[in-house]
RNA sequence: GAUAGAGGUUGCGUGAUUCAUCAGUAUCCUGCCGGAUGCAGCAGAAACAGAGGAAGGCAGAGGAAAGGGGAAAGCGCCGAAAGAGAGCAGUUUUUUCUGCGGCUGCUUUUUUGGGCAUAGGGUGAAGAAGUCUAUGACUGUCAUCGGAAGAUGGGGAGCUAUC
Numbered sequence: 001g002a003u004a005g006a007g008g009u010u011g012c013g014u015g016a017u018u019c020a021u022c023a024g025u026a027u028c029c030u031g032c033c034g035g036a037u038g039c040a041g042c043a044g045a046a047a048c049a050g051a052g053g054a055a056g057g058c059a060g061a062g063g064a065a066a067g068g069g070g071a072a073a074g075c076g077c078c079g080a081a082a083g084a085g086a087g088c089a090g091u092u093u094u095u096u097c098u099g100c101g102g103c104u105g106c107u108u109u110u111u112u113g114g115g116c117a118u119a120g121g122g123u124g125a126a127g128a129a130g131u132c133u134a135u136g137a138c139u140g141u142c143a144u145c146g147g148a149a150g151a152u153g154g155g156g157a158g159c160u161a162u163c
Base pairs, nucleotide, nucleotide: 001163002162003161004160005159008078011077012076013075014074017071018070019069027062029060030059031058032057033056037049038048041100042099043098044097045096046095081112082111083110084109085108086107087106088105089104090103091102092101113139114138116136117135118134119133120132121131123129141154142153143152144151145150
C1' cells in the first nucleotide's frame, strides 16, 4: 500500500408503512364588541384591502397541515456516521422587489472509538428529539505491567487477518 473483517444495553445511516404531538392551534362561517389600520420569520419599498368597518377580542358550528419526533418491514453499511466553521448554489409571501435570517444540497477544513446514564447550556410548541460541555460506569481494541484475576494509559489517521 491492497484485500477481507470485528465492535453493538436499539452499532450507524436510510426507510415503505404506521402512531402520537403540533392542536381544539391556524383557518373558514355566523353573531356581538371594537374603531384604523392590515398585508412574509424580521426590516425596507411598491401594489392591494379597509369607515359599505382594518387589526384585535369574545361566543357558537366545523376544523387542518408543514416543520420537528416514536416504532418499523426492507435497503445500504462499520468514519458506519454525527457535530462545528467557511464558501457556493437553491429555496423560503396564496401580489411583487431588496436585504437579513431560516432551511436544503454540494465542496472544503476541523472535532468525535462506540452506545448509555446524570447535571447544566443553547435549538425546539414541547416533559419529544438531537446537539455541546462536564461527570460516571459500561463496551470494543491496542500498548505497558502482572503467573492469573486485573490495573493504568492511548485514540478510528486506530485495531485484526492475509498478501
Predicted 3D model of a 163-nucleotide RNA (Lysine riboswitch aptamer) from Candidatus Eubacterium avistercoris.
The source organism's lineage runs through Bacteria, Bacillati, Bacillota, Clostridia and Eubacterium.
The prediction has a mean pLDDT of 78.
The model forms 100% of the base pairs in the Rfam consensus.
It matches the Rfam family "Lysine riboswitch aptamer". Gene Ontology term of the family: lysine biosynthetic process.